[in-house]
Molecule: transfer RNA
Organism: Spirochaetaceae bacterium 4572_7
């Protein structure tokens, strides 16, 4: 400088343009002498910024962070 990946709940990760899930954690309730463990519930997320769609995590532009590759 050129080009490829990556960015989603507190944390690691899914999601063929159509209700944004799964696991740990966190809280809250059963249970239990206590804790724990089991079991039942709640809460909390798409990187910023424009676009095309009736609908965008998903398709295009840009921009930022990060990581590999040429030189």
């Nucleotide at each position: 400088a050129g080009g490829g990946g990556g960015u989603u709940g507190g944390u690691g990760u899914a999601a063929u343009g159509g209700u944004a899930a799964c696991a740990c954690g966190a809280c809250g309730g059963u249970c239990u002498u206590c804790g724990g463990a089991a079991c039942c519930g709640u809460a909390a997320c798409u990187g910023g910024g424009g676009g095309u769609u009736c609908a965008a995590u998903u398709c295009c532009c840009u921009c930022a962070c990060u990581u590999c590759c040429u030189g």